RNA sequence: CGGGGUGUAGGAUAACGGUAGUCCGCGGCCUUGGGGUGGCUGUAGACGGGGUUCAAUUCCCCGCACCCCGA
Numbered sequence: 001c002g003g004g005g006u007g008u009a010g011g012a013u014a015a016c017g018g019u020a021g022u023c024c025g026c027g028g029c030c031u032u033g034g035g036g037u038g039g040c041u042g043u044a045g046a047c048g049g050g051g052u053u054c055a056a057u058u059c060c061c062c063g064c065a066c067c068c069c070g071a
Base pairs, nucleotide, nucleotide: 001070002069003068004067005066006065007064010024011023012022013021018054025043026042027041028040029039030038047063048062049061050060051059
């Protein structure tokens, strides 16, 4: 320098043009003589900008970061 891929709660990971879920973590409550386990509940998220669309996390473009391949 060229090509490809990925970017979603504190961490990991889905879905898919129409309400963003799951697990772990964290907080509260129940359970226990206490702790652990278990149960209930809460917490908190789309890399940035632009475009298409009635509607974008999803599609398109540019940028940024990271990974892979080539030179």

The RNA shown here (transfer RNA) has 71 nucleotides and comes from a Minisyncoccales bacterium. RNAcentral holds the sequence, with entries from ENA. Lineage of the source: Bacteria > Bacillati > Minisyncoccota > Minisyncoccia > Minisyncoccales. Model confidence (mean pLDDT): 81 of 100. It matches the Rfam family "tRNA". Rfam describes the family as follows. Transfer RNA (tRNA) molecules are approximately 80 nucleotides in length. By type it is a transfer RNA.